[in-house]
RNA sequence: GAGAAUGCCGGGCGAUCGCGGGCCGGAACGGCCUGAGGAAAGUCCGAGCACCGCAGGGCAGGGUGCCGGGUAACACCCGGCGAAGGCGACUUCAGGGAAAGUGCAACAGAAAUAGACCGCCGAGGCCUAGCCCCGGCAAGGAUGGAAAGGCGAGGUAAGAGCUCACCGGCGGCCUGGCGACAGGCCGGCCAUGUAAACCCCACCUGGUGCAAGAUUGGUAUCGGAGCAUAUGCGGCUGCCCGUCGCGCUUCGCGUAAUCGCACGAGCGGCUUGGCAACAAGCCGCCUAGAUAGAUGGUCGCUCACGACAGAACUCGGCUUACAGGCAUUGCUCAUGG
RNA sequence: GUUCCCGUAGCUCAGCAGGAUAGAGCGACCGCCUCCUAAGCGGUAGGCCGCGCGUUCGAAUCGCGCCGGGAACGCCA
Numbered sequence: 001g002a003g004a005a006u007g008c009c010g011g012g013c014g015a016u017c018g019c020g021g022g023c024c025g026g027a028a029c030g031g032c033c034u035g036a037g038g039a040a041a042g043u044c045c046g047a048g049c050a051c052c053g054c055a056g057g058g059c060a061g062g063g064u065g066c067c068g069g070g071u072a073a074c075a076c077c078c079g080g081c082g083a084a085g086g087c088g089a090c091u092u093c094a095g096g097g098a099a100a101g102u103g104c105a106a107c108a109g110a111a112a113u114a115g116a117c118c119g120c121c122g123a124g125g126c127c128u129a130g131c132c133c134c135g136g137c138a139a140g141g142a143u144g145g146a147a148a149g150g151c152g153a154g155g156u157a158a159g160a161g162c163u164c165a166c167c168g169g170c171g172g173c174c175u176g177g178c179g180a181c182a183g184g185c186c187g188g189c190c191a192u193g194u195a196a197a198c199c200c201c202a203c204c205u206g207g208u209g210c211a212a213g214a215u216u217g218g219u220a221u222c223g224g225a226g227c228a229u230a231u232g233c234g235g236c237u238g239c240c241c242g243u244c245g246c247g248c249u250u251c252g253c254g255u256a257a258u259c260g261c262a263c264g265a266g267c268g269g270c271u272u273g274g275c276a277a278c279a280a281g282c283c284g285c286c287u288a289g290a291u292a293g294a295u296g297g298u299c300g301c302u303c304a305c306g307a308c309a310g311a312a313c314u315c316g317g318c319u320u321a322c323a324g325g326c327a328u329u330g331c332u333c334a335u336g337g
Numbered sequence: 338g339u340u341c342c343c344g345u346a347g348c349u350c351a352g353c354a355g356g357a358u359a360g361a362g363c364g365a366c367c368g369c370c371u372c373c374u375a376a377g378c379g380g381u382a383g384g385c386c387g388c389g390c391g392u393u394c395g396a397a398u399c400g401c402g403c404c405g406g407g408a409a410c411g412c413c414a
Stems, first nucleotide, its partner, number of pairs: 001333003004329006011302007019035006037308001041319002044317005049209004056241004061205005066080005081095001082093004096200002101198002103194003117141002119137004124132003149167002152164003168190001170187007213259004222252006232246005266285008303306001338410007347363004356394001365381005387403005
C1' cells in the first nucleotide's frame, strides 16, 4: 500500500411551540415522567397465542435434504466433510439417490445410448494410378454440451481393456473417525447427462390468522331482489369417511366500548462450561402502545454536515435498502528497511 | 393489517410438463382499389417476454430474490 474476517455506531447539546401515553391534583390554558428501527420494510421461513367439539382416520398435496451439534422451533446459527474459486488470509455451494422405473436430449451429425459418413484392414470381381462388392474394426477425422474411461506399452491383417503399468471411476474387505468421510488392499473392466422433469428414499407437516378471539352494550331477529326447501348448504383440508351446525346468495342500512396489548424463549454486566453457536449461575434494569392512528416544527451552539427509512398481537431468523464512520485480529499478500 | 393473483408488441391476449427464427387480433406506417373517404386486399416496422442471480448443453417456460400493478377478507346472534 492492497486486502480478509468479525463486531458496532447511525449526529450531539440547549431553548421554545406542539402531539400520543402514564402519574399527581378538586380543577386549571397546571406540574412531573416517558415516546421508533437496525432494518420498524418484504411478509419469505420458524414459533408463541387464539379459535375451529377432539385436532380425528385414509388418499392426495406441501416442505426439508452431506455429517455432528445449538435452539422453543426453523429453510436459521456454529463446527466439520466434500467440491469449486482465490498466490493467500479466506469465500461460495438447493451438497440424498441417475446399476428401481418412466420421460426428455432441439439443431448439427452416419449414429444420442445407438451406430459406421470419411477412414483402416482382409478376400473377391472389373474396363487395374482406380472403381465396385462381401466381411472385419472402432484407433484417427468430422458433428455436438455430451460419442460405451484417459495415457503409454505390448498385441494384431487392421484394431479394440484384447493384455499390462499408472491415473480416474465402480464394487468388496480392512483400518481410523460418533459421523459425513479419509487411507490402504483386492477385484472385474467402465457404468452419458438431466431429479430447481416425473419419481424413489429418509424425516417433518390439520386449517385459519389479533379483521384470531373474549366480555359488555346497542339494534329486536331490519328492508329489497333471486334461488332452494334437503341426493341441499356451510365449518372441520383439496377429495372420501366421520362429525358438528344450518336455509343460501346478493344489494342497501348499520358495525360502539373494554380486554386481547406491552414483564418478554426480555435487555445489560460479570463468572463458569464449551473451539464455537450456545447454555448455566449471580447481580442490575423496565423499555412506545395509537385506533384516522403521536414521536414534529423553529432557533442557537457544535462536529466528521447527517443515508436508508416510521411501530400497529408478540418473538427468533432470512432477504432487501442504507451517506458516512469506528473498533478488533499471534489474519493475508506485495514492496522497502 | 392478513391472504392471494397477475406482469409477453402502443392495447387485448395465446404460447409456459424447457428446444432455439416468440405468435394472433386491434392499432401504426407504406402501397393497391375509389373522384375522395370508409370498408376491403397486399406488405412493413414494432419485444432484451418487469428486473437480477441461479439450475440446465439450452430458460418467456424451472427455482430463488427484488420491483410494479390488482383483487378478496370486519362484527356477533
This is a predicted complex of two RNAs, RNase P RNA and transfer RNA, with 414 nucleotides together.